The RNA shown here (transfer RNA) has 74 nucleotides and comes from a Candidatus Nanoarchaeia archaeon. Rfam family: tRNA. The family's RNA type in Rfam is transfer RNA. Rfam links the family to the GO term triplet codon-amino acid adaptor activity. Its mean pLDDT, the model's own confidence on a scale to 100, is 81. The organism belongs to Candidatus Nanoarchaeia, within Archaea.
RNA sequence: UGGCGUGUAGCUCAGUUGGUUAGAGCGUUGGUCUGAUACACCAAAGGUUAAUGGUUCAACCCCAUUCAUGCCAA
Numbered sequence: 001u002g003g004c005g006u007g008u009a010g011c012u013c014a015g016u017u018g019g020u021u022a023g024a025g026c027g028u029u030g031g032u033c034u035g036a037u038a039c040a041c042c043a044a045a046g047g048u049u050a051a052u053g054g055u056u057c058a059a060c061c062c063c064a065u066u067c068a069u070g071c072c073a074a
Stems, first nucleotide, its partner, number of pairs: 001073007010026004019057001028044005050066005
């Protein structure tokens, strides 16, 4: 420098050829339980879907650029 991929909750990841509330597990907090903890169960908090712009009635999803990161080639 060129090519290909990835970016969604604190962590690991889903998200159905664009469609009407963005989810799971673990973790965190509170509660039930216990003499007390752990386990188990119940509930809650936590998201600018990397950023900007575009297409569309409607974008995590499509397009362009940028940023971060991984791999390959030179």